The RNA shown here (SAM riboswitch aptamer (S box leader)) has 118 nucleotides and comes from a Saprospiraceae bacterium.
The prediction has a mean pLDDT of 80.
Taxonomically the source falls in Saprospiraceae (Bacteria, Pseudomonadati, Bacteroidota, Saprospirales).
[in-house]
RNA sequence: UGCUUAUCAAGAAAGGCGUAGGGAUUUGGCCCAAUGAUGCCUUAGCAACCCUCCCGCAUUUUUUAUGCGGGUGAAGGUGCUACUUCCAACCUAGGGAAUUUCCUAGGAGAGAUGAGCC
Numbered sequence: 001u002g003c004u005u006a007u008c009a010a011g012a013a014a015g016g017c018g019u020a021g022g023g024a025u026u027u028g029g030c031c032c033a034a035u036g037a038u039g040c041c042u043u044a045g046c047a048a049c050c051c052u053c054c055c056g057c058a059u060u061u062u063u064u065a066u067g068c069g070g071g072u073g074a075a076g077g078u079g080c081u082a083c084u085u086c087c088a089a090c091c092u093a094g095g096g097a098a099u100u101u102c103c104u105a106g107g108a109g110a111g112a113u114g115a116g117c118c
Base pairs, nucleotide, nucleotide: 002117003116004115005114006113007112008111013043014042015041016040017039021032022031023030026089027088028087029086044081045080046079047078049077050076051073053071054070055069056068057067058066059065085110090107091106092105093104094103095102096101
């Protein structure tokens, strides 16, 4: 990098560095930004994906190992700490409007993160 899979409406700040655009890509919006954004570092915090410990169930070669569910914890791995993945685009259904188009819900695609694998 790629494949599989789960989640993505919640939550969580300061200091330092740095200096121009940034919020993944394209388009249209909407926001952030010299009152210093985005980014990097340090500390802190949030989370509970892996994980700690415990219980139950199932399978098993019944020594054991694997899987699932529940509880617990936050030491370790990891991620995150503006706006729903900031919103929309593609499809379906419904309801308005009635050239255009608007709203709601669901799905898909893409993306992000974890875990497993190659």